[in-house]
Description: Predicted 3D model of a 353-nucleotide RNA (Bacterial RNase P class A) from a soil metagenome. The RNAcentral record of the sequence draws on MGnify. Its mean pLDDT, the model's own confidence on a scale to 100, is 75. The model forms 91% of the base pairs in the Rfam consensus.
RNA sequence: UAGGAGGAGCAGUCGCGCUUUAAAUGUGAAUUUAAAGUGAGGAAAGUCCGAGCUCCGCAGAGUCGAGGCGCCUGGUAACGCCAGGGCGGAGUGAUCCGACGGAAAGUGCCACAGAAACUAUACCGCCCGCUUGCGGGUAAGGGUGAAAUCGUGGUGUAAGAGACCACGGUCCGUGCAGCAAUGUACGUGACGGGCAAACCCCGCCUGGAGCAAGGCCAAAUAGGGGAAGAGGGGUUGACUCGCCCCGCUAUCAUUCCCGGGUAGGCCGCUUGAACAACCGGGUAACCGGCUGUCCAGACAAAUGACCUGCUGGCUUCUUUGAAGCUUACAGAACUCGGCUUAUCUCCUGCUUC
Numbered sequence: 001u002a003g004g005a006g007g008a009g010c011a012g013u014c015g016c017g018c019u020u021u022a023a024a025u026g027u028g029a030a031u032u033u034a035a036a037g038u039g040a041g042g043a044a045a046g047u048c049c050g051a052g053c054u055c056c057g058c059a060g061a062g063u064c065g066a067g068g069c070g071c072c073u074g075g076u077a078a079c080g081c082c083a084g085g086g087c088g089g090a091g092u093g094a095u096c097c098g099a100c101g102g103a104a105a106g107u108g109c110c111a112c113a114g115a116a117a118c119u120a121u122a123c124c125g126c127c128c129g130c131u132u133g134c135g136g137g138u139a140a141g142g143g144u145g146a147a148a149u150c151g152u153g154g155u156g157u158a159a160g161a162g163a164c165c166a167c168g169g170u171c172c173g174u175g176c177a178g179c180a181a182u183g184u185a186c187g188u189g190a191c192g193g194g195c196a197a198a199c200c201c202c203g204c205c206u207g208g209a210g211c212a213a214g215g216c217c218a219a220a221u222a223g224g225g226g227a228a229g230a231g232g233g234g235u236u237g238a239c240u241c242g243c244c245c246c247g248c249u250a251u252c253a254u255u256c257c258c259g260g261g262u263a264g265g266c267c268g269c270u271u272g273a274a275c276a277a278c279c280g281g282g283u284a285a286c287c288g289g290c291u292g293u294c295c296a297g298a299c300a301a302a303u304g305a306c307c308u309g310c311u312g313g314c315u316u317c318u319u320u321g322a323a324g325c326u327u328a329c330a331g332a333a334c335u336c337g338g339c340u341u342a343u344c345u346c347c348u349g350c351u352u353c
C1' cells in the first nucleotide's frame, strides 16, 4: 500500500419471543401448561441512491417546465453501484484520486493590480524621423497579475513580429490500430485566454406518497337511517299476586334491523432478483446448469444470564501443562441490490527504508 478471512464452536442450567403438536380451561376469541423446533449483523446503523410491493394521480403518445446523471465498453431487474479499459493528475514506488460531454453555438463573469482580461490596446523600454517632447513603427526584454495573445531556439529586420525555419503543443482533416473512449503517422491546414460545481447547448433518466403503505373483521357507549310499538323492566329458584321504576297516541317507554366509525383483532409478514456445494462460461464484475436447504417475524416490542463443562483462538510463565483472557462496533421492525460511516483480531501479495 492493496486485498482477503473471522466476529468462536458443541453441550448443559435458568429465563424470554415465535412456530408446531398435545392436554386443561372457556359459549367463543383465546388463555395456561408441557414437549419439540427455532431465535440479530457485518454493518441490523445513516436513510444517501436504485428496485419490488401498496395506494393515489394519469386514456395513449408527445411538448413545456423542474430535478438528476454525464470518458468508453461490459455487468445488472435497476442504479448516481460494480468490473475492465482510456485520458488527466499525485506519489521514489507499490498504488491512489478525478462532476472526466460542449468554451470553435450564444449570453455572462474574470476581484485587486495592470496599458490591456478578449478585442482593442502600450506603462518602462526598443527602432526611425524631426530635434527635447512630439509623430510613426514594434511587442524581443522589463513591470502587473491566479491567468498576458502557442512555447523554446534560430533566420530575418531600422527595431521587431508564426513573417519564415527546426523541435514541441493544441485544434481540424485524412490514413492506420482499436467494438469504443483513444492512440499513432502525415499535412502548400489553423493558432481561436480561463470559467459550464454561471446561464445555457447536447445526450440519457425521472408522476407523487410510503408498511403509520394498504386490505378485512368488528365490541361497549353516544350520534344517524328505517320498522314495530302499549306496555316494558326490577324484586323471586320459578310462577301468580303485591310493591317499586319508566311510559301510555307521540318530539313516546321499550324492542328489532341497517349503516358509518372508534377500541380491539387479523392479513400484509417473510420462499426470495434467496442461500450453500459442485460443474461450466467469462480477464473480471457477473452469468448458466444441477443438487440440496428453509434461515427471527416481535408490536412497547423476545433474542438474556452463568463465578457450568469440553474444544478452538490469544497472552504470560517456573514451557508440554498451568494461569489469565475470549474483547470492539453495535442491535432486526415490509423486503431486496448498493454506497457510506462505526469497530476488534488475524492472514496474504506487492512497495519503500
Base pairs, nucleotide, nucleotide: 001349002348003347004346005345006344008311009310010309011308012306013305014304016039017038018037019036020035021034022033023032024031025030041329045340046339048338049337050336051335052334053210054209055208056207066206067205068204069203070202071085072084073083074082075081086100087098088097089096090095101201102200106199107198108195109194110193123142124141125138126137127136128135129134130133150168151167152166153165154164155163169191170190171189172187173186174185175184176183177182214267215266216265217264224258225257226256227255228254229252231246232245233244234243235242274293275292276291278289279288280287281286312326313325314324315323316322317321